The prediction has a mean pLDDT of 82. This is a predicted structure of a 115-nucleotide RNA (FMN riboswitch aptamer (RFN element)).

[in-house]
């Protein structure tokens, strides 16, 4: 090094204001951005977290970007100006509360067994 097993680890975000009997849910405003690829990515390609079947596992649900610069290479990096966000509950929630002291894409071991 490989393979299986086995351990730990693995998600962030309502500041101020309005209108209302009521809203952190709506209006202005603020804020956040999971893992793998890949020139560094919430919005390019896949995966995870949801719900169904009896399972390895399949099906199902679910989201957004242009424009200009540099460059050999960039929808990732500068510059601008956009836009997204499961399911339950409640005045209508990407942010509150609950499933969730879970589950898991995956990361990472100096353990353990094979050959």
């Nucleotide at each position: 090094g490989a393979a299986u097993g086995c351990u730990u680890c693995a998600g962030g975000g309502u500041c101020g204001g309005g209108u209302g009997a009521a809203a952190u849910u709506c209006c202005c405003u603020c804020u956040c951005g999971g893992c793998g690829g890949u020139a560094a990515a919430c919005c390019c390609c896949g995966c995870g977290a949801g719900c169904u079947c009896a399972u390895u596992g399949a099906g199902c649900a679910a989201g957004a970007u242009u424009a200009g610069g540099u460059g050999a290479a960039a929808u990732u990096c500068c510059u601008a100006a956009g836009g997204c966000g499961a399911c339950a509950g409640u005045a209508a929630a990407g942010g509150c509360u609950g499933g969730a002291u879970g589950a898991a894409a995956g990361a990472a071991g100096a353990c353990a067994u094979u050959g």